Bacterial RNase P class A from a Chloroflexota bacterium, 359 nucleotides, folded computationally. The sequence was found by an Rfam model in a public genome assembly. The source organism's lineage runs through Bacteria, Bacillati and Chloroflexota. It matches the Rfam family "Bacterial RNase P class A". From the family's description: Ribonuclease P (RNase P) is a ubiquitous endoribonuclease, found in archaea, bacteria and eukarya as well as chloroplasts and mitochondria. Rfam links the family to the GO terms tRNA processing, dimeric ribonuclease P complex and ribonuclease P activity. By type it is a ribozyme.
RNA sequence: CAAGUAGAUCGGGUGACCGCCCUACGCUUUAAGCAUAGGGAGGAAAGUCCGAGCUCCGCCGAGCAGGGUGCUGGGUAACACCCAGGAGGGGUGACCCUACGGAAAGUGCCACAGAAACAUACCGCUCCUCCGAUAAGGGGGAGUAAGGGUGAAAUGGUGAGGCAAGGGCUCACCGGCAGCCGGGUGACCGACUGGCCGGGCAAACCCCACCCGGAGCAAGGCCGAAUAGAAGGACGCUUGAGGUGCUCGGCCGAUGUCCUUGGGUUGGCCGCUGGACUCUGAUGGUAACAUCAGAGCUAGAUGGAUGGUCACCGCCCUCCCGCAGGGCACAGAACUCGGCUUACAGGUCUACUUGUCCU
Numbered sequence: 001c002a003a004g005u006a007g008a009u010c011g012g013g014u015g016a017c018c019g020c021c022c023u024a025c026g027c028u029u030u031a032a033g034c035a036u037a038g039g040g041a042g043g044a045a046a047g048u049c050c051g052a053g054c055u056c057c058g059c060c061g062a063g064c065a066g067g068g069u070g071c072u073g074g075g076u077a078a079c080a081c082c083c084a085g086g087a088g089g090g091g092u093g094a095c096c097c098u099a100c101g102g103a104a105a106g107u108g109c110c111a112c113a114g115a116a117a118c119a120u121a122c123c124g125c126u127c128c129u130c131c132g133a134u135a136a137g138g139g140g141g142a143g144u145a146a147g148g149g150u151g152a153a154a155u156g157g158u159g160a161g162g163c164a165a166g167g168g169c170u171c172a173c174c175g176g177c178a179g180c181c182g183g184g185u186g187a188c189c190g191a192c193u194g195g196c197c198g199g200g201c202a203a204a205c206c207c208c209a210c211c212c213g214g215a216g217c218a219a220g221g222c223c224g225a226a227u228a229g230a231a232g233g234a235c236g237c238u239u240g241a242g243g244u245g246c247u248c249g250g251c252c253g254a255u256g257u258c259c260u261u262g263g264g265u266u267g268g269c270c271g272c273u274g275g276a277c278u279c280u281g282a283u284g285g286u287a288a289c290a291u292c293a294g295a296g297c298u299a300g301a302u303g304g305a306u307g308g309u310c311a312c313c314g315c316c317c318u319c320c321c322g323c324a325g326g327g328c329a330c331a332g333a334a335c336u337c338g339g340c341u342u343a344c345a346g347g348u349c350u351a352c353u354u355g356u357c358c359u
Stems, first nucleotide, its partner, number of pairs: 001355010012313007020040005026034002042330001046341002049339005054216004059250006066212005071085005086100001087098004101207002106205002108201003122148002124144008156174006175196001177194003181190003220270004230261006242252002277296008314328005
């Protein structure tokens, strides 16, 4: 200097004029009023994919169905998230990815091609014998699975010896399996011994381990107001309807519970923002994070609030400079929080890796 990897952060600024929403206090003509002061959309507010807080329905228990997760250990309110490891794989590397429990409980699938895909001999190789001319070639028998072909995959790999030719047939090094010893909390790792064994798919059904009531802020309450004290049904009232997945058991339980048609209310207030909150420091921990101390308060709208105009600056593009011109990303809370995923013009910073050049 160039190219990468991992992480963090900004993503417009200033001024003037006019215009919005909230809070506090004061005034007044009590009005969507006036004045003063303070505050006012995100890193993803998006997706609605997970987990919760909170609210209501359950009175409790057991089981089932259904659903979720899937290597180990830790973190957390919890999680399918985060951190650290293990195994397998990719990359020269920094680093990255996970289709990461079980195929020896069972069932199922592997099209086509190919001789054959839980079962094998198409071509080939070797030996014996017959025909033939002692050749080429052909018939029959025995042996073979190393070579070739087909395929995503042909059932251990490489090399040597051996064999009529071959084959773990034997041996060496790998590979997988079993036994045993050592290390580790564990997933696993390493050494030694043995023999040489027939695949893949569970993101196929399934088996195993662990976890899970349901519905959701349009939840749920309060006030005011109005109407039709409407009509038709089902089940039930201690022989018990019904009680927010189903079944069973216990418990509660009546001018009741529910369905359909039709009518009225489309108003206001609460929920609605002080939190598993943010920042700084110390201690512990490899880290995620935890504990302690100090400081801080950062929108609450509801036909739904921060906008419009002008000027200057900043950044980027047009071979370089200047002028001129053009452009400045993704995108707006609606109960809240912890994550994940997706979108994003242009910048800034930190650490690390590789290459080239110079010293």